[in-house]
RNA sequence: CUUAUCAAGAGUGGCUUUAGGGAUCCGGCCCGCAGAAAGCCCGGCAACCGCGGUAACGCAGCGGUGCCAAAUCCGGCAGGGAAACCUGGAAGAUGAG
Repeated sequence: CUUAUCAAGAGUGGCUUUAGGGAUCCGGCCCGCAGAAAGCCCGGCAACCGCGGUAACGCAGCGGUGCCAAAUCCGGCAGGGAAACCUGGAAGAUGAG
């Protein structure tokens, strides 16, 4: 860069550590000393890729990844609408190339 997906699902676990965190900036809203984030272990979810089996669909067994508060937490830009709100985009994340 291309492409697919992103309203489902899955931890009140243990250890280390200690004040921040929810990608970034702004606004909102929320989580957090009853211990956030991070790292390791254990557990779980999912099914993008590979392998194997099957006539095929499908199946998640093994492996490579990913993920486990809230829609990608919501908005910002464009269009529609009186508004509520709806649709799309941008940006981002993950897989495959």

Description
The RNA shown here (SAM riboswitch aptamer (S box leader)) has 97 nucleotides and comes from uncultured Saccharofermentans sp. Its mean pLDDT, the model's own confidence on a scale to 100, is 82. The source organism's lineage runs through Bacteria, Bacillati, Clostridia, Eubacteriales and Saccharofermentans. RNAcentral holds the sequence, with entries from MGnify.